[in-house]
A computed fold for an 88-nucleotide RNA from a soil metagenome, annotated as c-di-GMP-I riboswitch aptamer.

RNA sequence: GACAAUGGCAGACCCGCUGAAAGGCGGGGACGCAAAGCUCUGGAGGCUACGGCGUUCAUGUGGACGCUACGCCAGUCCGGCCGCCGAA
Numbered sequence: 001g002a003c004a005a006u007g008g009c010a011g012a013c014c015c016g017c018u019g020a021a022a023g024g025c026g027g028g029g030a031c032g033c034a035a036a037g038c039u040c041u042g043g044a045g046g047c048u049a050c051g052g053c054g055u056u057c058a059u060g061u062g063g064a065c066g067c068u069a070c071g072c073c074a075g076u077c078c079g080g081c082c083g084c085c086g087a088a
Base pairs, nucleotide, nucleotide: 001085008033009032013028014027015026016025017024018023031075037081038080039079042078043077044076045073046072047071051068052067053066054065055064056063057062
């Protein structure tokens, strides 16, 4: 980073598996991506709340609400590392 070339990845959605969830994995499928390759043990931001804590309702081991990451998002942003091509 081009009306270039070889290629690459794969959104939403659907199916299956998995997880408490967010989400992840596999198959299909392509919205797009010059890093939509890696890095969450660089920084910021966002999502979830099994569990923990608190409040409240109930009075029997339960329900509701709030807070909380050790869970998650790299296709949220900045950074770091590796990488194809070679016009301006």